[in-house]
Context: one part of a larger RNA
């Protein structure tokens, strides 16, 4: 040095398992519930099987008989309503009508009738009682047949119950008991939150266009005048004047200024020649079209001279196809509604249907809109994928942390700097918390604790120094130095702290928060179960708890010994 055996596990991001955590998959099951939607099953009505009686009771027509029967005012007064009518009743006397008032309507008497109200009788309908023949009576009781049979199975008679029940059809209710599905996407990882279309201004890099969970705001209408058209006018702000009257209201003088005002409404453009304000008249907030142009993957917005018709205002030229412009929105499918016209299995009539034409009907707002109709749980879980994406670790970075350094108001009796140091500024390091998502999801085992430890020095002791507000001692504080050393115990899983006792001292950090093919498994993170809270649930919680011992009793087994 080199082989081979033995040995000890540092590493080969060792082996083993296409990670079980996290995410994604219009993947899959399992279970919930007031997620859709549906089936069973209960329930309740109707209509068949299903039929008879009533001197019960109800309503409802109709007939028939009787009176207890009609009140706005006005008018003797409690006028149903029409006719017919000058005179009725009584022996006389006398009553009562006509007359005449009053009222929409006039009475005595006579006929007819209307609403109310009692009896009566027919007829229908609902209720109730009752009745046997339908049906029933496998838990009533005899009998008959088969038969070993007092078992089974047929049949019959009594007995009960009965138009119910039972069953059929149909309708409506209720139905996680069952079943089949649904439960959105963006996201500095998923979830919570937010958001999803449409305007407006920056971001936009002097055409258009341009991302972010970028920075700010607005919109899901409004208006018969706030639309056309003619005419006309000029806002605004400061001073000073003038009852009530102030900062501000309406009037007047005078500057400023050149639009700062207004312009239904965010912002941006635009605006006095008015697109602002005010009047007069009217309806073009027309019908048929449209030359050519701008956006846009299309779908589809947008702009638009001009012709034809009618038509407002203007003397005329002209101006008008909604507002100053940019937002006030929704396919296609299905249904509706309006006037015309057309088609539809030989023709004519009715109904229906389809088709042009105009129009209603969606927060389909996840706004190019899977259906008319749809939430959750999973630690009891599974599949297919990812390091396209998180939890350990490691890289990056250094906002947070550490530490030094520059500068020195200031404290320190005086005095910046013995020993401090405000406000502020530079830089180191890669130990904290973070942020990013770069290896690694076909697997890099994750806290402490044990064993073993190697290294920095930004030094706890032990060693040389310097300055001290260093008398001496004991100190502060700062250079140089890593040779060697750096306890033991309560209490917690704890690291870490608190406390006890010592000590020269009981350092600070890196090593995959060194070390589980070294141990340990107390924590933390699977399945079992429980408390508190939450949740209707299923279930869920950086929220807790235990994973053992003892004993009796029963069984099993081994062992002995004994029959």
């Nucleotide at each position: 040095c080199u082989u081979c055996c033995a040995u000890c596990a540092g590493g080969a991001c060792a082996a083993a398992a296409a990670g079980a955590c996290c995410c994604c998959g219009u993947g899959g099951a399992g279970c919930u519930u007031u997620a859709c939607u549906g089936c069973a099953g209960g329930u309740a009505g109707a209509c068949a099987u299903u039929g008879c009686u009533u001197u019960c009771a109800u309503a409802u027509u109709u007939u028939u008989u009787g009176a207890u029967u009609g009140u706005c005012u006005a008018g003797a007064a409690u006028a149903g309503g029409u006719g017919g009518g000058a005179c009725c009743c009584g022996a006389a006397a006398g009553g009562g009508a006509u007359c005449a008032g009053u009222g929409u309507a006039a009475u005595a008497c006579c006929a007819c009738u209307c609403g109310u109200u009692g009896g009566a009788a027919a007829a229908u309908u609902u209720g109730g009682a009752g009745c046997u023949u339908a049906c029933u009576u496998u838990a009533c009781g005899c009998c008959c047949u088969u038969g070993a049979a007092a078992a089974c199975a047929g049949g019959g008679c009594g007995g009960g119950g009965g138009a119910a029940a039972g069953u059929g059809u149909u309708u409506g209710c209720u139905g996680g008991g069952c079943a089949g599905u649904u439960u959105u996407a963006c996201u500095g990882g998923g979830g919570c939150g937010g958001u999803a279309c449409c305007c407006u201004g920056c971001u936009a890099a002097a055409g258009u266009g341009u991302a972010a969970c970028g920075c700010a705001g607005g919109g899901g209408c409004a208006c018969a005048a706030a639309g056309g058209u003619u005419g006309g006018c000029u806002u605004u702000c400061c001073a000073c004047c003038a009852a009530u009257g102030g900062a501000a209201a309406c009037g007047g003088u005078g500057g400023a200024u050149c639009a700062a005002a207004g312009c239904g409404u965010a912002a941006a453009g635009g605006u006095u020649u008015a697109u602002g304000c005010c009047a007069g008249c009217u309806u073009g907030a027309c019908u048929g079209c449209a030359a050519g142009g701008g956006g846009g993957a299309c779908a589809c917005c947008c702009c638009g001279a001009g012709c034809a018709g009618g038509u407002a205002c203007g003397a005329a030229a002209g101006u008008a196809g909604g507002u100053c412009u940019u937002a006030g929105u929704g396919a296609u499918c299905c249904u509706c509604c309006g006037a015309u016209g057309c088609a539809c299995a030989a023709u004519g009539g009715g109904u229906g249907u389809g088709c042009a034409c105009g129009g209603a009907g969606c927060u389909u707002a996840a706004c190019g809109g899977a259906u008319a109709a749809a939430a959750g749980c999973u630690a009891c879980c599974c599949c297919g994928g990812g390091g396209a994406u998180a939890a350990c670790a490691g890289a990056g970075u250094a906002g947070u942390c550490g530490c030094a350094c520059c500068a020195g108001a200031g404290c320190g009796u005086c005095c910046c700097u013995a020993g401090c140091g405000a406000c502020g500024g530079u830089g180191c390091g890669g130990u904290u918390c973070g942020c990013u998502a770069c290896c690694u999801c076909g697997a890099u085992g994750u806290c402490g604790g044990c064993u073993c430890a190697u290294c920095a020095c930004a030094u706890c002791c032990u060693g040389g120094c310097g300055c001290u507000g260093a008398a001496g001692a004991a100190g502060g504080u700062g250079c140089c130095a890593a040779g060697g050393g750096u306890c033991g115990g309560u209490c917690u899983g704890u690291u870490c702290g608190c406390c006890c006792g010592u000590u020269a001292a009981a350092g600070u950090g890196a090593u995959a928060c060194g070390c589980g093919a070294g141990c340990u498994g107390g924590g933390u993170u699977c399945a079992g179960a429980a408390c508190g809270u939450c949740g209707u649930g299923a279930g869920a919680c950086a929220g807790u708890u235990g994973a053992c011992c003892a004993c009796a009793u029963u069984u099993a087994c081994a062992u002995a010994u004994u029959a």

The part of an RNA shown here (large-subunit ribosomal RNA, domain V) has 563 nucleotides and comes from a Patescibacteria group bacterium.
Its Rfam family is "Bacterial large subunit ribosomal RNA". Gene Ontology terms of the family: structural constituent of ribosome and ribosome.
NCBI's taxonomy places the organism under Bacteria, Bacteria candidate phyla.
The prediction has a mean pLDDT of 81.